[in-house]
Context: one part of a larger RNA
RNA sequence: UGACGGAAGGGCACCACCAGGAGUGGAGCCUGCGGCUUAAUUUGACUCAACACGGGGAAACUCACCAGGUCCAGACAUGACUAGGAUUGACAGAUUGAUAGCUCUUUCUUGAUUCUAUGGGUGGUGGUGCAUGGCCGUUCUUAGUUGGUGGAGCGAUUUGUCUGGUUAAUUCCGUUAACGAACGAGACCUUAACCUGCUAAAUAGUCAGGCCGGCUUUGGCUGGUCUCCGACUUCUUAGAGGGACUGUCGGCGUCUAGUCGACGGAAGUUUGAGGCAAUAACAGGUCUGUGAUGCCCUUAGAUGUUCUGGGCCGCACGCGCGCUACACUGACAGAGCCAGCGAGUACUUCUCCUUGGCCGGAAGGUCUGGGUAAUCUUGUGAAACUCUGUCGUGCUGGGGAUAGAGCAUUGCAAUUAUUGCUCUUCAACGAGGAAUUCCUAGUAAGCGUGAGUCAUCAGCUCGCGUUGAUUACGUCCCUGCCCUUUGUACA
Numbered sequence: 001u002g003a004c005g006g007a008a009g010g011g012c013a014c015c016a017c018c019a020g021g022a023g024u025g026g027a028g029c030c031u032g033c034g035g036c037u038u039a040a041u042u043u044g045a046c047u048c049a050a051c052a053c054g055g056g057g058a059a060a061c062u063c064a065c066c067a068g069g070u071c072c073a074g075a076c077a078u079g080a081c082u083a084g085g086a087u088u089g090a091c092a093g094a095u096u097g098a099u100a101g102c103u104c105u106u107u108c109u110u111g112a113u114u115c116u117a118u119g120g121g122u123g124g125u126g127g128u129g130c131a132u133g134g135c136c137g138u139u140c141u142u143a144g145u146u147g148g149u150g151g152a153g154c155g156a157u158u159u160g161u162c163u164g165g166u167u168a169a170u171u172c173c174g175u176u177a178a179c180g181a182a183c184g185a186g187a188c189c190u191u192a193a194c195c196u197g198c199u200a201a202a203u204a205g206u207c208a209g210g211c212c213g214g215c216u217u218u219g220g221c222u223g224g225u226c227u228c229c230g231a232c233u234u235c236u237u238a239g240a241g242g243g244a245c246u247g248u249c250g251g252c253g254u255c256u257a258g259u260c261g262a263c264g265g266a267a268g269u270u271u272g273a274g275g276c277a278a279u280a281a282c283a284g285g286u287c288u289g290u291g292a293u294g295c296c297c298u299u300a301g302a303u304g305u306u307c308u309g310g311g312c313c314g315c316a317c318g319c320g321c322g323c324u325a326c327a328c329u330g331a332c333a334g335a336g337c338c339a340g341c342g343a344g345u346a347c348u349u350c351u352c353c354u355u356g357g358c359c360g361g362a363a364g365g366u367c368u369g370g371g372u373a374a375u376c377u378u379g380u381g382a383a384a385c386u387c388u389g390u391c392g393u394g395c396u397g398g399g400g401a402u403a404g405a406g407c408a409u410u411g412c413a414a415u416u417a418u419u420g421c422u423c424u425u426c427a428a429c430g431a432g433g434a435a436u437u438c439c440u441a442g443u444a445a446g447c448g449u450g451a452g453u454c455a456u457c458a459g460c461u462c463g464c465g466u467u468g469a470u471u472a473c474g475u476c477c478c479u480g481c482c483c484u485u486u487g488u489a490c491a
Base pairs, nucleotide, nucleotide: 001491002490003488004487005486007485008484009483010482011481012480013479016475017474020439021438022437023436024435027324028323029322031320032319033318034317035315036314043054044053065310066309067308068307069306071304076119077118078117079116086113089108090107092105093104094103123298124297126296127295128294132292134286135285136284137282138281139280144183145182146181148179149178150159151158152157162174164173165172188275189274190273191272192271194242195241198239199238200237201236204233205232206231207230210225211224212223213222214221215220245268247263248262249261250260251259252258326432330391331390332389333388334387335386336385343377344376352371353370354369356367357366358365359364398429403424404423405422406421407420408419445467446466447465448464449463450462451461452460
């Protein structure tokens, strides 16, 4: 100087607690991991910081694994063989999963491209992440880190970087042997909120007027259509700007920094939510992202590559993330009816988003259109929700696992059932022990929806809106983090 302390004192965090909410842990199923099994069940990762993670939803491909079969894409150099042929390809029959001339029988074809040996290359999802780059994760979402000049000390070092108050903050005030600085914090960037002010718009609307319907008490109400016409930009879109700076007032406070309350305001928790994010580290993860890469291994009976089939899905069991439930705040039937993010077809040599009509119980089929998109799908007429009715606490019209049969769709291919639909079957589960996770406001939770992956397939992830609580507004008791003092036989 660190590290540690079952030492002390400050401060902080729902990956801590308190007050609560929703749960998970129990059931069935989905999915990842272990184990077991297997020809193979490819593999990495194992406290936070492995386990719906590798964007890892694998029927083939993927693919690395297994059982088998091909191919060379072995450059180049040297030496052999060699135009009297180095070599290549193949019908049929055997052989074979195979209409692989793979190999064999047979005997045509080809023409210096090859073949053979040695050296040497090349490829490798082979090894080593404990040889590495890069990227990421974590320490660490906290407030921390550093040097210049000066001061102290023989020196390692220290001061600056602090007794106190304050802040989300080493944020400021102030104190002061320090002064003036740098990185991080903040500022900054994106996004959501406000603008009846500006610029505008037949790819966004509003109003008025025509035209065509419906109800009409001829007052009107309501629906469609119209580049036939006019006006405007509130709503929509997106540019330039403005706007908050805790502004003003009053308490508290060294009457400083600030903090509490009120006012005005669209907005006063850093306005909400994100992005970015220091110094120093870890022998954290990745050689399976890479034509990033050292070394080692292998290299023709291949660990290269491709083809066929299987496997990654296997099931006495253990664990983790989840989905569906256990019902009446409900299930079912009918009616009503309201979003926001998106995305979408012509090069990757390939078929996207799909309206409407008809057929079908449905899944779906078929015929027509629109859209390379504020124009069409699409007002995405979403779900929860609301209204009416049935059910009446009965494993019941709760629950929908497991099976059987049939019909469709994607695909070359669906068996070990891709998925969907219909009928039948009707399991556990009557609120879950010890333990444990997440969360403070448009949040938790409920509800669907879009995108990613995608030929097909979401119980996943990343977004989006819709409905929308209870309870703190605190503390350091538990778990940890940051400072200061202190102890140490540790470095």
A computed fold for a 491-nucleotide part of an RNA from Shewanella canadensis, annotated as small-subunit ribosomal RNA, 3' major domain. The coordinates come from a structure-prediction model, not an experiment, and the mean pLDDT is 80.